């Protein structure tokens, strides 16, 4: 330097067609139990990596950068 993938919740990932952002783990609360663990049954958590276009409307579509990965020179 040139190609491509990925960046969404504390963590690990789904959202394939643009149309109110979701699961599983983890936290918080309650059952149960002598008490913990399991187990239930309820919940809390999101600038969707930035910036900008483009649309009545964007996680999704176009540009640009930033970050990891691999190829390639």
């Nucleotide at each position: 330097g040139g190609g491509c993938c990925g960046u969404u919740a504390g963590c690990u990932c789904a959202g394939u067609u643009g149309g109110u952002a979701g699961a599983g783990c983890a936290g918080c609360u309650g059952a149960c139990u002598c008490u913990u663990a399991a187990u239930c049954a309820g919940u809390u958590g999101g600038u969707c990596g930035a910036a900008g276009g483009u649309u009545c409307g964007a996680c999704c579509c176009c540009u640009u950068c930033a970050c990891g990965g691999c190829c390639c020179a």
The prediction has a mean pLDDT of 81. A computed fold for a 73-nucleotide RNA from a Gammaproteobacteria bacterium, annotated as transfer RNA. It was read from a public genome assembly. NCBI's taxonomy places the organism under Bacteria, Pseudomonadati, Pseudomonadota, Gammaproteobacteria. It matches the Rfam family "tRNA". By type it is a transfer RNA.